Description:
SAM riboswitch aptamer (S box leader) from Aneurinibacillus terranovensis DSM 18919, 128 nucleotides, folded computationally. The coordinates come from a structure-prediction model, not an experiment, and the mean pLDDT is 81. It was read from a public genome assembly, where an Rfam model found it.
């Protein structure tokens, strides 16, 4: 770099620096000297780890009882779903991915509005 796979209507500072942009791209709508990007602190908490935990389930041992299969219970190892910590790898902190970009379909037909599904973009695991 591309690929595959989830997920994208939740959540995040009246702090410092900085100085003119910024919201992917395009068209729209915005945010922005009552101060944009960046970078520091601070914060959130998806997804991956990792620690503790809870329930079921599967082998394993011990075992009250019992003639015996066999069983309540204890524990130990695994698996499953689930909760917690921010402790580790990432990522995010304006508006639904700010809306639409293709295809479809419903209302209304004077601008429009809605709904599915796909494009396209983030993140994150993978595996190359």
């Nucleotide at each position: 770099c591309g690929c595959u796979u989830a997920u994208c209507g939740a959540g995040a500072g009246a702090g410092g620096u900085g100085g003119a942009g910024g919201g992917a791209c395009u068209g729209g709508c915005c945010c922005g000297a009552u101060g944009a990007a960046g970078c520091c602190c601070g914060g959130c908490a998806g997804c991956g780890g990792a620690u503790u935990u809870u329930u079921u389930c599967u082998u394993g041992a011990u075992g009250a009882u019992g003639u015996a299969u066999a069983u309540a219970a204890u524990u130990a190892a695994g698996a499953a779903a689930g909760a917690a910590u921010g402790c580790u790898g990432u990522g995010c902190c304006a508006a639904u991915u700010c809306c639409a970009g293709c295809a479809g379909g419903a209302u209304a037909a004077c601008g429009a509005u809605c709904c599915u599904g796909g494009c396209a973009g983030a993140u994150a695991a993978g595996a190359g």